[in-house]
Context: one part of a larger RNA
RNA sequence: CUGGGCGUAAAGCGCGCGUAGGCGGCUUGAUAAGAUGGGUGUGAAAUCCCCGGGCUUAACCUGGGAACUGCAUCCAUAACUGUCUGGCUAGAGUGCAGUAGAGGGUGGUGGAAUUUCCUGUGUAGCGGUGAAAUGCGUAGAUAUUAGGAAGAACACCAGUGGCGAAGGCGACUUUCUGGACUGUAACUGACGCUGAGGCACGAAAGCGUGGGGAGCGAACAGGAUUAGAUACCCUGGUAGUCCACGCCGUAAACGAUGAAUGCUAGGUGUUGGGGGUCAAACCUCGGUGCCGCAGCUAACGCAUUAAGCAUUCCACCUGGGGAGUACGAUCGCAAGAUUGAAACUC
Repeated sequence: CUGGGCGUAAAGCGCGCGUAGGCGGCUUGAUAAGAUGGGUGUGAAAUCCCCGGGCUUAACCUGGGAACUGCAUCCAUAACUGUCUGGCUAGAGUGCAGUAGAGGGUGGUGGAAUUUCCUGUGUAGCGGUGAAAUGCGUAGAUAUUAGGAAGAACACCAGUGGCGAAGGCGACUUUCUGGACUGUAACUGACGCUGAGGCACGAAAGCGUGGGGAGCGAACAGGAUUAGAUACCCUGGUAGUCCACGCCGUAAACGAUGAAUGCUAGGUGUUGGGGGUCAAACCUCGGUGCCGCAGCUAACGCAUUAAGCAUUCCACCUGGGGAGUACGAUCGCAAGAUUGAAACUC
């Protein structure tokens, strides 16, 4: 390379939008580039293959045939692909009528708790642990009463509930705004799928500037434990955690399962619609779970939310270590990220 693979053995980009490209619904007519059949020319000889011949045989030499799977050109065919043309509505989209939602941005508001300040009551302890000690407290702590301040997070509701492409989103409310679903069938008429590059988004930690700082808390200090204890436990505590703006671009970014479409038994819960009913039952579309048939799988398991049966497109894998290292390049303020070897070794 031909292949074979990618839930857990190596392997699905963290996730979208989308360029080139690849692929693409039903149908009329045309065309003949691809395609199919046939003819002609060419495809040197030798070699290879088949049938023979010659050296005592073989290697070797040699006659004939086949082949040279190719290229060019002409004729024919028109099912399929392409192209052109006309039409269609089942894909896709728009309109109209509704629905649910922690989807996103923004301004405002609220209560519980915590800490702290002031105040009243009150007195010797509090706190912490396996047990203690460090620590706090007669300068009046802890507890308790009333009041003030601050920051952060939103108990119950809460649910294999909902929403979002993913990361993620949870008090109430204002305003701006994205998407989805259901019903209808008025409109467009294949406008679609995927997507190398590219662009955007992207938890936490970290970085820059300026704020903020209650609680928690890397580092650090002390007390314990221990043979030691640079830990686990305890008392403190700085960055950080929060906000604004700008970077970073990584995670077990996981369903360890790329996206899209069609097909292939059911049962049972739940969520949002529609039909139906007095109310149910029941039917149906979209999501989200569990169980399970066929089938698949090395097994575990998956099983209409497939890891089944197929098609299209993209990413990726090819023994372990060396190594996600070195070097180079790109990006970054830095930390580092991305791309990514070899020697050697088993």
A computed fold for a 346-nucleotide part of an RNA from uncultured Vallitalea sp., annotated as small-subunit ribosomal RNA, central domain.
The coordinates come from a structure-prediction model, not an experiment, and the mean pLDDT is 88.